A computed fold for a 263-nucleotide part of an RNA from Taxus chinensis, annotated as large-subunit ribosomal RNA, domain VI.
[in-house]
Context: one part of a larger RNA
């Protein structure tokens, strides 16, 4: 662009995809059948192996400056701290959020329909036979529905409800502030912070606190010649969680949108 007015929500689904799975144990049962060896159909229960798809509590990975340790250097007179570089985190031990498998969850559930090879019944042609010829029974990990995503450009363009008519409307993009969303675009979510009600409204970054990670800071004391210990100390710190709070920015605002009617 189209869908014949323009929008918001919810929808049907012809269609198209995707799954389909398998092993071994228990039980029926050492039963059925077989002289004996040996040994079941048809059901029941659990457990696995592969593949899918999700997540991240736990077990682990990593986690580029989160915390610690530690070597040389190097700048403030020395010491002590604190910061810088060291092939791109100098080394070293941990690690939150994230992401992730080797870790965890779930998934393939049909006594449904049609049918293959094959099997049946009742029957002629051909007075008998004969599953076919006319009628008909079963039957497979197949094929169709069931199940799981998509799905009205299905140009055959569909439905439901609502809004919108004297008006820059309903309603939409921009824009701002943002993400568990993402390469761009699209996707979600907010934009003036609140009131009331018995109960629900904070987007982000900051600050508070909590949880978690580091693992005992600095300065001062004090014992030791001294390295070093130890009190102040459940300590300093601390990216990304949670939870609370309007301090900061969401201000300002721009654009796009009318067919009948009506003037």
């Nucleotide at each position: 662009c189209g869908u014949u007015a323009g929008a918001g929500c919810a929808u049907u689904g012809a269609g198209a995809g995707g799954a389909a799975u398998u092993u071994u144990c228990u039980u029926u049962a050492g039963u059925a059948c077989g002289a004996g060896a040996g040994g079941a159909c048809c059901g029941u229960g659990a457990a696995g192996g592969a593949u899918a798809c999700a997540c991240c509590u736990c077990u682990a990975c990593u986690g580029u400056a989160c915390c610690a340790u530690u070597u040389a250097u190097c700048a403030u007179g020395c010491a002590a701290u604190c910061a810088g570089u060291a092939a791109a985190u100098g080394u070293u031990g941990g690690g939150u959020a994230g992401c992730c498998a080797a870790g965890u969850g779930u998934a393939g559930a049909g006594u449904g329909g049609a049918u293959a090879a094959u099997u049946u019944c009742u029957a002629a042609a051909c007075a008998c036979c004969u599953a076919u010829a006319a009628g008909u029974c079963a039957g497979a990990a197949u094929c169709c529905c069931a199940c799981c995503u998509c799905a009205a450009g299905a140009u055959g363009a569909g439905u439901u409800c609502u809004c919108u008519c004297c008006a820059u409307a309903a309603g939409g993009u921009c824009a701002a502030g943002g993400u568990g969303a993402g390469a761009u675009g699209a996707g979600c979510c907010u934009u003036u912070u609140a009131u009331c009600a018995a109960a629900u409204g904070a987007u982000a970054g900051g600050u508070a606190u909590c949880a978690a990670g580091u693992u005992g800071a600095a300065a001062u004391g004090u014992a030791g010649u001294g390295a070093u210990g130890u009190a102040c100390a459940u300590a300093g710190u601390u990216g990304a969680g949670g939870c609370a709070u309007c301090c900061u920015a969401a201000c300002a605002g721009a654009c796009c949108g009318a067919a009948a009617u009506a003037u």
Its Rfam family is "Bacterial large subunit ribosomal RNA". RNAcentral holds the full RNA, with entries from Rfam.